[in-house]
RNA sequence: GCAGCAGUCUGCCUUACCGCGCCGUGGAAACCCGGUGAGGAAAGUCCGGGCAACACAGGGCGCCGUACUUCCUAACAGGAAGGCGCAGUGCGGGUAACUUCACUGCGACAGAAAGUGUCACAGAAACUAUACCGUCCCGGCCUAGCCGGGAUAAGGGUGAAAAAGCGGGGUAAGAGCCCACUCGUCUCGAUGCGAAUCGGGAUUGGGACAAACCUUACGGGUUGAAAGACCAAAUAAACCCUGCAACGGGAGCGGCCCGCUCCGGUUCGCUGUUUCGGCAGCGAUGGCAGGGAGGGUAGGUCGAUGGAGGCCGGCUGUGAAGCAGGUCCCAGAUAAAUGGUAAGGGUCCUUUUUCGGUAACGAAAAAAGAUACAGAACCCGGCUUACAGGACUGCUUUAAAA
Numbered sequence: 001g002c003a004g005c006a007g008u009c010u011g012c013c014u015u016a017c018c019g020c021g022c023c024g025u026g027g028a029a030a031c032c033c034g035g036u037g038a039g040g041a042a043a044g045u046c047c048g049g050g051c052a053a054c055a056c057a058g059g060g061c062g063c064c065g066u067a068c069u070u071c072c073u074a075a076c077a078g079g080a081a082g083g084c085g086c087a088g089u090g091c092g093g094g095u096a097a098c099u100u101c102a103c104u105g106c107g108a109c110a111g112a113a114a115g116u117g118u119c120a121c122a123g124a125a126a127c128u129a130u131a132c133c134g135u136c137c138c139g140g141c142c143u144a145g146c147c148g149g150g151a152u153a154a155g156g157g158u159g160a161a162a163a164a165g166c167g168g169g170g171u172a173a174g175a176g177c178c179c180a181c182u183c184g185u186c187u188c189g190a191u192g193c194g195a196a197u198c199g200g201g202a203u204u205g206g207g208a209c210a211a212a213c214c215u216u217a218c219g220g221g222u223u224g225a226a227a228g229a230c231c232a233a234a235u236a237a238a239c240c241c242u243g244c245a246a247c248g249g250g251a252g253c254g255g256c257c258c259g260c261u262c263c264g265g266u267u268c269g270c271u272g273u274u275u276c277g278g279c280a281g282c283g284a285u286g287g288c289a290g291g292g293a294g295g296g297u298a299g300g301u302c303g304a305u306g307g308a309g310g311c312c313g314g315c316u317g318u319g320a321a322g323c324a325g326g327u328c329c330c331a332g333a334u335a336a337a338u339g340g341u342a343a344g345g346g347u348c349c350u351u352u353u354u355c356g357g358u359a360a361c362g363a364a365a366a367a368a369g370a371u372a373c374a375g376a377a378c379c380c381g382g383c384u385u386a387c388a389g390g391a392c393u394g395c396u397u398u399a400a401a402a
Stems, first nucleotide, its partner, number of pairs: 001398001003396008012345007020037005026031001039373001043384002046382005051224004058258004063220005068082005083109001084107007092099002110215002115213002117209003128206001132156002134152008164182002167179003183205001184203008228302004239292006249263004267284007309328004314323003346371003350367007
């Protein structure tokens, strides 16, 4: 220097003519003038909120989410900084096992002694083990060996994983059997807000999986702008069904239960009965609650854009971010506007020519082509996905030079 990968930011410009939405001044109006008009993802609808409704909204269960520590934030399954583990690279220490430091990447990182469950195949054996090959000792025999009994788990094999590891001693051969060291576990001390780290001591110490069910800790009302509020107008406050006189009925944001609260429970007639207070049945009427079928309206205003707001620089902090100051108002449609035409330019891909260069390649000119993903609809903070090209950073490979 070329290329590839990952990440961050950005992601067309100018002129002319015509056209569109909102706001404001003027105007009787038409209209003139001024201002303004789509994103980093507006997408997905995956999280968290603001806001609105459910008269108040308590407790338990179910269901859902999170899960190393501390911090940021309105909050979050988001972000920042650390810790630990695994993998890789580099320079070292050590006989070896192993290990110090630095850098990069990944981590769905609470618990396996509460319980249940899985570990296929291979292998002798995969939850509390086991002896296939092998090794050693004893006996026998048809004696380069074979058979039987006993011991063994250091060597080999199978596997993702086989009862801590290396070196030495010891033994018939072996084994933490013993010694020193390393790892693990327990404990004590020190440092740190903390996760943890370092050091001392003791100890022989068999797995993996909870992105399996589960346990623990913490957190969580529901619905959603077609949410909702108000105004105007119109109709049939008509019809049908069920329940309602006493400790029970109905309703009360969502699945259940409890608690709590609210609403209604009128009057008359007939029959029977009566302890003369009433009771039972039937009917009518009135009210309330729930349901059914049907009728009217589909017009307007708000919600609806001044905010957890943008921009600028200052201070604090490792950082995410916070604090104070200055300045600005930057869509608000409602079948849905923010555009169309023309010319020129910028950037990029390919080809050709010229120049420079050892080469990879770079610069200039010409031709032809391309100019990404995409479109507000209550708003905001995140996550995920899409994206031609450009700039920057990191890593990898490779060419050349020093």
Molecule: Bacterial RNase P class A
Organism: Sphingomonadales bacterium